[in-house]
RNA sequence: GGGCCAGUAGCUCAGUGGUUAGAGCACAGUCCUUAUAAGACUGGGGUCGAUGGUUCAAUCCCAUCCUGGCCCA
Repeated sequence: GGGCCAGUAGCUCAGUGGUUAGAGCACAGUCCUUAUAAGACUGGGGUCGAUGGUUCAAUCCCAUCCUGGCCCA
C1' cells in the first nucleotide's frame, strides 16, 4: 500500500428502515439472613465511533474519515 471483518450501557452482545434502543453480567437501593453469599423486587447508566448524504422516517442504506483485528504484498 491492497482486501475483508468489527465498532450499540462499565463488560459480553442482540436489534438489518417505522411509533419507548434492549438482554445477561456488573453497579446502587429495598426485602430476606445473626452476618455474608445466594435469591426476590426496584433503579441509575447510551450524543448507537465521527462527519456528510438518501428517505416522510436511519442503530440499520450510501460515501469519506477514525480506531481495533485478520489476510496479502
The RNA shown here (transfer RNA) has 73 nucleotides and comes from a Candidatus Kerfeldbacteria bacterium. Rfam family: tRNA. The family's RNA type in Rfam is transfer RNA.